[in-house]
RNA sequence: CAAAUUCUUUGGGGCGUGGUGCAAGUCCACACCGAUAGUGACAGCCUAUGAACGCCUGUUUUCAGGCGCCGAUCAGGUGAAAUUCCUGAGCCGACGGUAACAGUCCGGAUGAGAAAAGAAUAAA
Numbered sequence: 001c002a003a004a005u006u007c008u009u010u011g012g013g014g015c016g017u018g019g020u021g022c023a024a025g026u027c028c029a030c031a032c033c034g035a036u037a038g039u040g041a042c043a044g045c046c047u048a049u050g051a052a053c054g055c056c057u058g059u060u061u062u063c064a065g066g067c068g069c070c071g072a073u074c075a076g077g078u079g080a081a082a083u084u085c086c087u088g089a090g091c092c093g094a095c096g097g098u099a100a101c102a103g104u105c106c107g108g109a110u111g112a113g114a115a116a117a118g119a120a121u122a123a124a
Stems, first nucleotide, its partner, number of pairs: 004121007016030004031104002033093002035049004044091002053068006073089005095107003
């Protein structure tokens, strides 16, 4: 110096106004939001990862592991390089609940977790 192991901490945002209605933060119009890593230059919509959900295995719950599922972008400009920047116009958003259909409310969740930062350790 790099890697390994262990531990600690961190680790998701958003309905405001008006309308309809017995009833809507759920419908309609406008509004608002965007986890993590990567990528020739900055990404919700390029490639992966994570949460949720389903199935299987370990006798069952817990827990652990595996598999599946997993949304959405184009045009122009600049440039060596950008579906990432700029301009314009679009699009997308788990499950359960609800006086009425939810990305934004409530709940599982004071959970889990990709990952990030830091600390310690012995050996080569």